[in-house]
Molecule: transfer RNA
Organism: Candidatus Acidiferrales bacterium
RNA sequence: CGGGGCGUAGCGCAGCCUGGUAGCGCGUCUGCCUUGGGCGCAGAAGGUCCGCGGUUCGAAUCCGCGCGCCCCGACCA
Numbered sequence: 001c002g003g004g005g006c007g008u009a010g011c012g013c014a015g016c017c018u019g020g021u022a023g024c025g026c027g028u029c030u031g032c033c034u035u036g037g038g039c040g041c042a043g044a045a046g047g048u049c050c051g052c053g054g055u056u057c058g059a060a061u062c063c064g065c066g067c068g069c070c071c072c073g074a075c076c077a
Stems, first nucleotide, its partner, number of pairs: 001073007010026004020057001028044005050066005
């Protein structure tokens, strides 16, 4: 430098194709249970969906330009 993939809750991911209330597991917090802890049960909190712009009544989703990470290739040494 070229090609491809990825970016969504603290962590791991789904949702994107085909626009219409932002979800799952683990973790965290509260309560119940227990002598206590763990397990179990019930409930809750937690999101600029990488950034900016565009299209649209409406964008995590479609389009453009960037940023970051990973993989492959080329080049240099």